A computed fold for a 73-nucleotide RNA from a Candidatus Omnitrophota bacterium, annotated as transfer RNA.
RNA sequence: GCCGGCGUAGCUCAGUUGGCAGAGCAACGGUUUCGUAAACCGUGGGCCGUGGGUUCGAUUCCCCCCGCCGGCU
Numbered sequence: 001g002c003c004g005g006c007g008u009a010g011c012u013c014a015g016u017u018g019g020c021a022g023a024g025c026a027a028c029g030g031u032u033u034c035g036u037a038a039a040c041c042g043u044g045g046g047c048c049g050u051g052g053g054u055u056c057g058a059u060u061c062c063c064c065c066c067g068c069c070g071g072c073u
Base pairs, nucleotide, nucleotide: 001072002071003070004069005068006067007066010025011024012023013022019056027043028042029041030040031039049065051063052062053061
């Protein structure tokens, strides 16, 4: 330099033909216990990497950039 994949909650990831953003773990609060852990109940946490385009409407489609990973040279 070329090609491909991936960027969504603190972490690991879903989100299937464009139409209200989710799960598990973690965190926090509560029940239980002499206390801790476990278990159970509940709560908060996101401008969906940046910028633009298409559209009534974009995490989703298109383009440029940034970052990470892999392959080729």

Overview:
Rfam family: tRNA. Rfam links the family to the GO term triplet codon-amino acid adaptor activity. The sequence was found in a public genome assembly.